[in-house]
RNA sequence: GGGCGUGUAGCUCAGCGGUUAGAGCGCGUGUCUUAUAAACACGAGGUCGAUGGUUCAAUUCCAUCCAUGCCCA
Numbered sequence: 001g002g003g004c005g006u007g008u009a010g011c012u013c014a015g016c017g018g019u020u021a022g023a024g025c026g027c028g029u030g031u032c033u034u035a036u037a038a039a040c041a042c043g044a045g046g047u048c049g050a051u052g053g054u055u056c057a058a059u060u061c062c063a064u065c066c067a068u069g070c071c072c073a
Stems, first nucleotide, its partner, number of pairs: 001072007010025004018056001027043005049065005
């Protein structure tokens, strides 16, 4: 330099045009316990990498850029 992926909660990931953006783990509070753990209940936490474009409507489609992984040279 060229090609192909990935980017969504603290971490691992789902969701791939429209119902309100979700799960597990983690975190906080409560119940339980002498106390912890486990279990159960509730809760907090998200500019969906950035900027534009298409569309009535974009996390989802398109372009560019940024970060990162793999392959080729």

This is a predicted structure of a 73-nucleotide RNA (transfer RNA) from a Minisyncoccota bacterium. The prediction has a mean pLDDT of 83. The sequence is in RNAcentral, with records from ENA. The source organism's lineage runs through Bacteria, Bacillati and Minisyncoccota.